[in-house]
RNA sequence: UUCUUAUCAAGAGAGGCUGAGGGACUGACCCAACGACGCCUCGGCAACCGGCCAACUUUCCGGCACGGUGCCAAUUUCAGAGGAGCUACCGACUCGGUGUGCUCCGAAGAUGAGAA
Numbered sequence: 001u002u003c004u005u006a007u008c009a010a011g012a013g014a015g016g017c018u019g020a021g022g023g024a025c026u027g028a029c030c031c032a033a034c035g036a037c038g039c040c041u042c043g044g045c046a047a048c049c050g051g052c053c054a055a056c057u058u059u060c061c062g063g064c065a066c067g068g069u070g071c072c073a074a075u076u077u078c079a080g081a082g083g084a085g086c087u088a089c090c091g092a093c094u095c096g097g098u099g100u101g102c103u104c105c106g107a108a109g110a111u112g113a114g115a116a
Base pairs, nucleotide, nucleotide: 001116002115003114004113005112006111007110008109013042014041015040016039017038021031022030023029025080026079027078028077043072044071045070048068049067050066051064052063053062076108082105083104084103085102086101087099088098089097090096091095
């Protein structure tokens, strides 16, 4: 880097350094010199993998937080390729079209684990 797979509505602060943009991309909307983003120290959240305990002996499910990650503004901030359902209107005659709103599957993205 690529592929596969699981999860993504919860949760989590202080200090120091730096100094202008940042929230992946587009649009919107937010954050930001009352210092955002990034880095460091301490702290914390969580429980993907390993470990331990318990339960079990298909799966699934519980606890600890020791190790490896990850995370600590806003639902992945919201929407966005594509598709389905409901709904409204129109044409039509049991189908089609258009639009609005909602729901779902997805797309894209992030993280873990495995593989190449």
The prediction has a mean pLDDT of 82.
SAM riboswitch aptamer (S box leader) from Alicyclobacillus sp. SP_1, 116 nucleotides, folded computationally.
It was read from a public genome assembly, where an Rfam model found it.
The model forms 91% of the base pairs in the Rfam consensus.